A computed fold for a 90-nucleotide RNA from a Bacillota bacterium, annotated as c-di-GMP-I-GGC riboswitch aptamer.
Model confidence (mean pLDDT): 85 of 100.
Taxonomically the source falls in Bacillota (Bacteria, Bacillati).
RNA sequence: AACGAUAAAGGCAAACCCACCGAAAGGUGGGGACGCAAAGCCAAGGGUCUAAAGCAGUAAAUACGCUGUGAUGAUAGCCGGCUGCCGAAG
Numbered sequence: 001a002a003c004g005a006u007a008a009a010g011g012c013a014a015a016c017c018c019a020c021c022g023a024a025a026g027g028u029g030g031g032g033a034c035g036c037a038a039a040g041c042c043a044a045g046g047g048u049c050u051a052a053a054g055c056a057g058u059a060a061a062u063a064c065g066c067u068g069u070g071a072u073g074a075u076a077g078c079c080g081g082c083u084g085c086c087g088a089a090g
Base pairs, nucleotide, nucleotide: 003087004086011036012035016031017030018029019028020027021026034077040082041081042080045079046078047075048074049073054069055068056067057066058065
């Protein structure tokens, strides 16, 4: 140190279940552990997810519905950026 061990000390917590919030994606709390050496922080870069408002189409119709579009929403446990504990081997 750009490396990461059947090490030490500690940490986080996927799916699923319950409650709540949300249109949804998803989030928060509790239970629970698949995993994680940054699974700490960042959503002003890329990606992905959702699709409310708006717009367009459909339609007799400015309503409802449906279809398309649509991020200002979400995701850091996709990539990326920032910071950081420990110290065997190489």